RNA sequence: AUGAACGCUGGCGGCGUGUCUAAGGCAUGCAAGUCGAAUGUGCUUCUUCGGAAGUGCAUGGCAAACGGGAGAGUAACACAUUGGUAAUCUGCCCCGAGGACGAGAAUAACCCGGAGAAAUCCGAGAUAAUACUCGAUAUUAGUGGGGGGUCAAAUGACAUUCCCACUUAAAGUUCAGGCGCCUCGGGAGGAGCCUAUGACCUAUCAGCUUGUUGGUUGGGGUAAAAGCCCACCAAGGCUACGACGGGUACCGGGUGUGAGAGCAUGACCCGGUUCACUGGGACUGAGACACUGCCCAGACUCCUACGUGAGGCUGCAGUCAAGAAUCUUCCACAAUGGCCGAAAGGCUGAUGGAGCGACGCCGCGUGUAUGAAGAAGCCCUUCGGGGUGUAAAGUACUUUUAUGUGGGACGAAACAAUGACGGUACCACAAGAAUAAGGGGCUGCUAACUUCGUGCCAGCAGUAGCGGUAAUACGAAGGCCCCUAGCGUUAUCCGGAUUUAUUGGGCGUAAAGGGUCUGUAGGCGGUCUAUUACAUCUUCUGUUAAAUCCCAAGGCUCAACCUUGGAACCGCGGAAGAUAUGGGUAGACUAGAGGCCGGUAGAGGUAAGCGGAAUUGUCGGUGUAGGGGUUAAAUCCGUUAAUAUCGACAGGAACACCAAAUGCGAAGGCAGCUUACUAGAACGAGCCUGACGCUGAAAGACGAAAGCGUGGGUAGCGAAUGGGAUUAGAUACCCCAGUAGUCCACGCCGUAAACGAUGGAUGCUAAGCAUUGGAAGUUUCGACCCUUCCAGUGUUGUUCACUUAAGCUAACGCCUUAAGCAUCCCGCCUGGGGAGUACGGCCGCAAGGCUAAAACUCAAAGGAAUAGACGGGGACCCGCACAAGCGGUGGAGCAUGCGGUUUAAUUCGACGAUAAACGAGGAACCUUACCCAGGCUAGAAGCCAUCCGAAUCCCUGUGAAAGCGGGGAGUGCCGCAAGGAGCGGAUGGACAGGUGCUGCAUGGUUGCCGUCAGCUCGUGCCGUGAGGUGUUCGGUUAAGUCCAGCAACGAGCGCAACCCUUGUCGAAUGUUGUAUUUUUCAUUCGAUACUGCCCGAGUUAAUUGGGAGGAAGGUGGGGAUGACGUCAAAUCAGCAUGGCCCUAGACGCCUGGGGCUACACACAUGUUACAAUGGGAGAUUACAAAGGGUUGCCAAACCGAAAGGUGGAGCUAAUCCCAUCAAAGUCUCUCUCAGUUCGGAUUGAGGGCUGCAACUCGCCCUCAUGAAGCCGGAAUCGCUAGUAAUCGUGAAUCAGCUAUGUCACGGUGAAUACGUUCUCAGGUCUUGUACUCACCGCCCGUCACAUCAAGAGGGUCGGUAAUACCCGAAGCUCCUCCGUUUAAUAGGGGGAACCACGGUAGGAUCGGUAAU
Repeated sequence: AUGAACGCUGGCGGCGUGUCUAAGGCAUGCAAGUCGAAUGUGCUUCUUCGGAAGUGCAUGGCAAACGGGAGAGUAACACAUUGGUAAUCUGCCCCGAGGACGAGAAUAACCCGGAGAAAUCCGAGAUAAUACUCGAUAUUAGUGGGGGGUCAAAUGACAUUCCCACUUAAAGUUCAGGCGCCUCGGGAGGAGCCUAUGACCUAUCAGCUUGUUGGUUGGGGUAAAAGCCCACCAAGGCUACGACGGGUACCGGGUGUGAGAGCAUGACCCGGUUCACUGGGACUGAGACACUGCCCAGACUCCUACGUGAGGCUGCAGUCAAGAAUCUUCCACAAUGGCCGAAAGGCUGAUGGAGCGACGCCGCGUGUAUGAAGAAGCCCUUCGGGGUGUAAAGUACUUUUAUGUGGGACGAAACAAUGACGGUACCACAAGAAUAAGGGGCUGCUAACUUCGUGCCAGCAGUAGCGGUAAUACGAAGGCCCCUAGCGUUAUCCGGAUUUAUUGGGCGUAAAGGGUCUGUAGGCGGUCUAUUACAUCUUCUGUUAAAUCCCAAGGCUCAACCUUGGAACCGCGGAAGAUAUGGGUAGACUAGAGGCCGGUAGAGGUAAGCGGAAUUGUCGGUGUAGGGGUUAAAUCCGUUAAUAUCGACAGGAACACCAAAUGCGAAGGCAGCUUACUAGAACGAGCCUGACGCUGAAAGACGAAAGCGUGGGUAGCGAAUGGGAUUAGAUACCCCAGUAGUCCACGCCGUAAACGAUGGAUGCUAAGCAUUGGAAGUUUCGACCCUUCCAGUGUUGUUCACUUAAGCUAACGCCUUAAGCAUCCCGCCUGGGGAGUACGGCCGCAAGGCUAAAACUCAAAGGAAUAGACGGGGACCCGCACAAGCGGUGGAGCAUGCGGUUUAAUUCGACGAUAAACGAGGAACCUUACCCAGGCUAGAAGCCAUCCGAAUCCCUGUGAAAGCGGGGAGUGCCGCAAGGAGCGGAUGGACAGGUGCUGCAUGGUUGCCGUCAGCUCGUGCCGUGAGGUGUUCGGUUAAGUCCAGCAACGAGCGCAACCCUUGUCGAAUGUUGUAUUUUUCAUUCGAUACUGCCCGAGUUAAUUGGGAGGAAGGUGGGGAUGACGUCAAAUCAGCAUGGCCCUAGACGCCUGGGGCUACACACAUGUUACAAUGGGAGAUUACAAAGGGUUGCCAAACCGAAAGGUGGAGCUAAUCCCAUCAAAGUCUCUCUCAGUUCGGAUUGAGGGCUGCAACUCGCCCUCAUGAAGCCGGAAUCGCUAGUAAUCGUGAAUCAGCUAUGUCACGGUGAAUACGUUCUCAGGUCUUGUACUCACCGCCCGUCACAUCAAGAGGGUCGGUAAUACCCGAAGCUCCUCCGUUUAAUAGGGGGAACCACGGUAGGAUCGGUAAU
């Protein structure tokens, strides 16, 4: 934007517009008639009987070829524009000139008869005309012949013309004005024909054509040129500037969009054209091959008496069907116009109007003013409030519109009369805010946000995407945004899209340079002169219909709409001019190009010959047991003598060194040497030709390897194949063999990452270096070297050196060998996949090649670069990471935790590292969250109000208890009193309560990477940008620690230091410590260590190696301290907290009992052991540190074998106690290698302690019992010094204890580190990447099932256009016969040619369908 449709909604008016589909079928009515002033006649009425008026039928005239509809066909002179017609016609109309004399025969209506169902038809008779026929007259008409003038030039035209011959006319009527008739000429308007130009897709349509092309031939035909038709002759004509074929399509003015260029389109209106049920045909006529005429054929519908007949809405309405979808079977000829008529008038579904449809455009309204710090309702809320919102209500007005009443047009011209629209528009009055608002959206794009519901469900979606319990995205509500009688959705076109690029794109890596060259057509092309005026340019002029668009003015109240005027309409034609440039013609030139001459370099090509080294084989000699091969082996070869070695011979293939960044060639490619033939190139100096050039669709030639055919050849190598290994497997990599092939000749194939992923040619734009070839200069005896020029091959370079520098690119990069700046030509590209595939065509022996789609599917595919992460990539560094050591775990028993299982419940959390002696630093009840049972319900707490009672204590019933009851004692404090405070209870109210869920809504806290050395910022600089630099590099460090350097300079969080503790010293103080002084000890304050000093290394630096001194030396040891971040890591059950959920038969609360302690098993952390470095007994024979204690630690003494008991001193702690001795250690005795005097599980008995209570389920003591276990598989853990190992001590929690745990304390007290290859973890730099949820990544293929599209397919079913033959209606033409009439001649019979439909046949082409 729309001829729209659909959804929701809908007040009025104006102007427009309305079957886009089935050119499918149609009931009914109407849409073309008119004329009595051409004529005959029937009927009716009136009559003054003369006639008049009206009406019907028929002859005749004109009209019916216009107007109206539709777009099926048509790719064409159908249309548009421009010319032509000297090749033409024209009724009615206008102008001019002339004319109309005489005669005749019929016929319809009508009447009679007949056939038929009907439609209709036949025969006989009568009659008229402006119907028909004949004769006369006739030019400026027509035909033929002849002669001149002007113009044109293929026939011709014009004019005064001239001459001759032949031919053709007429109609009357009347109201007496006219209207008609005939001939000729002209005009206007209309029509026919021809030409040039323009205009869709397809080459997977490349050749087409026989009336085809031409003929100054002959004939026919038309109004008219012409193969328009026929005969004859000739063999032409069209085509890459796209013929022929296929598909699609009415064309234009215009319309939509766009800045334009364009792209798309052709409704309404206007012009043209074609069609009229389908196909064919002619007749009449001025005009038709005729929408509502005729004939024939076909399909369909209807009537029928079955013999025949009738019909054609793509006219206006209307109907059925089809479809997403498109109107009234209306009024009127009043106006405009058309036909007929002298006129009156008649007809007119043209037209003028009304109706229906928000289908479109335009206009108006649904009220206006006032009205609260702002009602109610609703929504939100941080609960304070905010929003809807002056909105409403209320008050005061107005009345457009709708309604009612009254008045009432213009459109009518031409004196009067005449209006469908229409009692319409318009005007006045009345009453009353009365009659009138919706749709879509609110995540970004994109204007507009909250709450609730839902919970990857329901749903949304144009795109990205939203929804898995806090959804601005779903649904609803409130609010807001946009538009408004409409608003959205869908469909389609243009734009944005420079995304087909003429304006205006690209091709190194994103899609895209043909494998290379030669060259046809074509495109493009050096210098000068003359000419032409084709392109090009200027001016004038004709045309370019109107409408539309634009501008201005005007008319409907405005606008839409309409009217008038102007401008414009890019084109084409004509005239006059210009001549720079391009083109043409003619001439000239030498700078491009080519030729001649000279020497030169080269793996350029083809052919022939020759050569040596090596491999292999054969023969012979020497020689003996191995050889070969591999990571290691084996298959294999070898006593029939291998391998090794020497000699000889055979054969094939390839050519070491030279050799290079080399050279040559168009590319592929080319390498021993020699010869023959042959191609190209560079250089040098002149001469010659004179633009001969560049590119190159088509075409042709060449074209690695592999492969194919025929015939040879075959040493080595070696697809396939066999064997041996490797492996889970190994159709591989490795090894032993080995066929095609590799080689030659001839013939095919025609492809490669055929790559510089970069087409060719020409010109221009700083250089440097190396190298190949040539020439010149210099020099030399001659050279080499050096310098310069030309041609190649490489490289550096644009931030550098130099006096000087680009430019391009998305970036990477390119940069005189361009990917720079330009010109010319060719090839190619237009999202990924499907697919370089299918089908078709061409080529090929085949393999296959070239050309080359679509359906379907995805929202990406891709390039370059950036930051990370990763790598069975690289470099460097570090860590108890490995290694070197010591001791463990994994095996046994037990303890503890976890999984699993079980259970009424075994409460919950934590799950690799970073869960598992973890939360829990104390589960018998409690704890406790779990289960069973009994109970309570404003609740176990606090607040308010009211009431009762002082509080409180005692006794008692019931019950397992909680609880529910009963009785008694008691009468406090303040206040004069009323009353009040406090406490207990009851009732009521706001409310409590939840270890219920969500750690993926959160705060806080914590773990790991990791005490690893990193993580960043400001400014500057670099880059289009992401980003980089700084932070990299060279050293160094425990350290991004420090130094040096540097487009960086600084800074922050981390490191280090500051803090605590320990080690040495000093000072002060001195109880509860020390018997006392010293010392120790305790407390407080201070000092000390800083690479400060010396030697060496090192950039003289940072730093580092060694040394001195010192208690301590390079961070002295230990602790606290944990950057940016990662793991949606852990915790809602420590606490807090958003949201959700429960709340009386509770998920709340109380109570008793049970459970968390279960036990086939699996895992983790520990402990005790397996013994003699030990166990047991004895001796006190030694030596600590750090803690704790009043509901407590508990001494002495006594009892007990012991656990423990009695007891009560002391101690609120440097005082007393735990605590006698610390244990290992030391000394003495015993055991003698065993399941033991090891080991202590398990079990029995007897005691003790705590506690309401030790059954489930505590600890301790004594006696007895005496299990497994003899050092632990694969694997795995900790530790680098006062450490590991080992020994004991204390504390927290706590009535008691499951502690072998945890946290502290001290005693004794080692071994080892070569080193960084490997394992793990980490850091820095670098590299590759298709990863970014980041390698636990990404991703490929088969298979199974379902679905979809496409190809092939034995066939089968249709469409279309042709070809050949057969048939051949109507009709035109021709021939022939009959034949009426006075006549012209009509009519009839027969035949021929052409020909629609139909039939037959074989093909072509396009579709549908189909097992598989």
Source information:
The RNA shown here (small-subunit ribosomal RNA) has 1412 nucleotides and comes from an uncultured bacterium. It matches the Rfam family "Bacterial small subunit ribosomal RNA". Gene Ontology terms of the family: ribosome and structural constituent of ribosome.